[in-house]
RNA sequence: GCCUUAUCAAGAGCGGUGGAGGGAAGGGCCCGAUGAAACCCGGCAACCAUAGAAAGUAUGGUGCUAAGUCCCACAGAAUGUUAGUUCUGGAAGAUGAGGA
Numbered sequence: 001g002c003c004u005u006a007u008c009a010a011g012a013g014c015g016g017u018g019g020a021g022g023g024a025a026g027g028g029c030c031c032g033a034u035g036a037a038a039c040c041c042g043g044c045a046a047c048c049a050u051a052g053a054a055a056g057u058a059u060g061g062u063g064c065u066a067a068g069u070c071c072c073a074c075a076g077a078a079u080g081u082u083a084g085u086u087c088u089g090g091a092a093g094a095u096g097a098g099g100a
Base pairs, nucleotide, nucleotide: 002099003098004097005096006095007094008093013041015040016039017038021031022030023029026072027071028070042065043064044063047061048060049059050058051057069092074089075088076087077086078085079084
């Protein structure tokens, strides 16, 4: 990298190092020297394992810690003169667990 499956409307720092980028990709729209990425610490959560009578209760393995998965992007429906708005599903993506 590929396949299966579950979940994705909640939650989480006024810390340190660091220095210019970041939010997957396309289109938007945003965040950023009042300090981005990354790392450390802190925190949240509870997918897996173990312990436990049980309770996320404890330890470990991941994960996460701007905006709904930031929004759209494809199909259908409702509404609407249009523009658009709303809803449902899918695709893509993310994370866990399992598999070839």

The RNA shown here (SAM riboswitch aptamer (S box leader)) has 100 nucleotides and comes from Anaerovirgula multivorans.
The sequence is in RNAcentral, with records from Rfam.
The prediction has a mean pLDDT of 86.